[in-house]
A computed fold for a 353-nucleotide part of an RNA from a metagenome, annotated as small-subunit ribosomal RNA, central domain.
Context: one part of a larger RNA
Parts: sequence; C1' cells; structure tokens
RNA sequence: CUGGGCGUAAAGCGCGUGUAGGUGGUUGUUUAGGUCAGUCGUGAAAGCUCCCAGGCUAAACCGGGAGAGGUCGAAUGAGACCGGACAACUAGAGUACAGCAGAGGGGCAUAGAAUUCCGGGUGUAGUGGUGAAAUGCGUAGAUAUCCGGAGGAAUACCAGUGGCGAAGGCGGUGCCCUGGGCUGAAACUGACACUGAGACGCGAAAGCGUGGGGAGCGAACGGGAUUAGAGACCCCGGUAGUCCACGCUGUAAACGAUGCAUACUAGGUGUACGUCUCACUACGGUGAGGGGUGUGCCGAAGCUAACGCGACAAGUAUGCCGCCUGAGGAGUACGGUCGCAAGGCUAAAACUC
Repeated sequence: CUGGGCGUAAAGCGCGUGUAGGUGGUUGUUUAGGUCAGUCGUGAAAGCUCCCAGGCUAAACCGGGAGAGGUCGAAUGAGACCGGACAACUAGAGUACAGCAGAGGGGCAUAGAAUUCCGGGUGUAGUGGUGAAAUGCGUAGAUAUCCGGAGGAAUACCAGUGGCGAAGGCGGUGCCCUGGGCUGAAACUGACACUGAGACGCGAAAGCGUGGGGAGCGAACGGGAUUAGAGACCCCGGUAGUCCACGCUGUAAACGAUGCAUACUAGGUGUACGUCUCACUACGGUGAGGGGUGUGCCGAAGCUAACGCGACAAGUAUGCCGCCUGAGGAGUACGGUCGCAAGGCUAAAACUC
C1' cells in the first nucleotide's frame, strides 16, 4: 500500500464545542474542470501477448513481424453524472409562537431527624464490644433518662430496570440567575447540513498548593483479639483525608467493555412525559384507542465463532473520525512535552517464545 477487522478474541479517543479537510437535499438554465467518444501525435530498446515451413539436432535462448501497454499531449465533439456559476424550492437544519416534564448547572437563604461534644437535673455500678473475649470508658459518678446549648456533615419516607445531563455526574425546602429537551401548530429563513486531523473546553475518586473548617467516618499509626504466624479479616482508639473557597492534577472496569449522523427493515408487553379521538364523570379527573419522544423486557427476518444482538441492532446501507495487526519485553526505556510534586501524554528496540 492492498485487505480484513474493533460488545466478550488485538482494536471506539472519558465526553463535548469546533478549525482545516472529507462528504452533502429537490428543480431549471448555463459552463465544460472531472468524466466519456472517436481522430491525430507520442509512448526508445529490453520485457509482455500473438504470428513465422526463421536460426542453433529440440527447447530455453536468439532473430523477424504485428499488437497491447499512459493520472501523456493536441484539436474536435457529447453534456447523463461529479465539480463551478446563476435562479428557484421546502421534505434536511434553524428561528419565532403555544404549552409541558425534570435530583440539568451556579449562587444565596433556610428546615427537621440523627450522631458527637459541653452545661444542668434524676440515678447507681457497671457499660461497651464479640463467635467468645479483651483493650477502652466508669465511684473524680459512666451507661440509661430528662432539659438547655454548640458544631459539622448528610438529607429517612416520597424513591421507581422513575427522571435530568454530552460525559463525569445530579436527590430536604424556598428564592434569584441560567443551559438543554419534548409535544403541538405550521408563521419565517431557505441547504444555513453531517463528520471532524490539529485546537479549545468539561472531566468520579484519590492526590497536591494556600487559607479556613472538622460532628461522624477513617488510609497511616497505637492497642486488644484470632492464628503456627497475622504485615489482615473482628474489636477499642485515631492523624491525613472526607467538607468549604481559590488554584493545580487529567486519570478509571471514565463500561452499554458497543464513535457520531442519516435512512430503511415483523410483532408483543411494561414504564415516563406531551398530544389527538372516543366513552364515562362527583367536573378534580378516570378508562379505551391512535400517534410522538425517552427508557426496559420478550422476540420475526437477518447477523454472530458462540454467547448473544434484534427499530435504543451487534440487521441492511451511506458519510466522516478514532483505533487494531502474535505473546512477553512494555504502556516500559530514551527523547520531546505538560505538571509544584505524584505523575500524565506521546512511544520504541535488543532479547525470548
């Protein structure tokens, strides 16, 4: 390079916004760059294909003849398709309008339950913990119980293969600011689209810097047990951390181990949110049916090595990006680059099988 692939065998970037590039709806006119046609020129020799009652005893080989062979050049012509120009369209996309649901994001405020601690009252010998114990706490009055106070963190029930978000993720309540989505109707723009190398942004937990905060939990650490030992599992304590502000880090089984977009291809059954029709109505709604969007389950065809997937495809196709190419060495070394560091990203070879 030509292929074949990427749910689980090697392989989908953690996720988005978007530059270049690639790709691109319907109709008409035009152009003639691509494309196509015949013509002319050129395409050395060798090589390739065919022909020869050619030359070596034959063949290979050699010789003669013809032809093929090209992102090639020139003029002429064609005008479907691709490209360019112009005009128009509305089915893609977007805007406006009427509604709707939601733990979507940021800020401020606030509520109740519980744990812990502090003060006070009652009260007396235990309590706590475990498989059983012990360490621990307690006559300097604990545990239990009642009243008052402080402080931090998290929001039982509702709660649901429920909802929202691009992903990470998001859960008490109220207010303010703010992103996206869905449905309906069909007014406006008129292809404005899809993808996206680089780039830029977001990105759980842990970790780092500065300053706060610290109830509970709890790496490290100390102690008690268990055990042959116990560096653990269990128990008693407990620092960083967990929380907040600002900055950094940039990873994950960042998983649906499944890139994004569009179109098409049996059904059945749940569920969430709009909407339409019909029936009933205590006028609050309730039920049945249709269709839309999302989210589950079962399955036709088809696909698959099998497992399984199956309109939310791993089916049938198209466009674009990323990635794989035997195992180990190794996601390592070196170099580069980013980072305060920890380390991240990029990424080999010798050698062995």

The coordinates come from a structure-prediction model, not an experiment, and the mean pLDDT is 87. Rfam family: Bacterial small subunit ribosomal RNA. Its family is annotated with structural constituent of ribosome and ribosome in the Gene Ontology. The full RNA is in RNAcentral, with records from SILVA.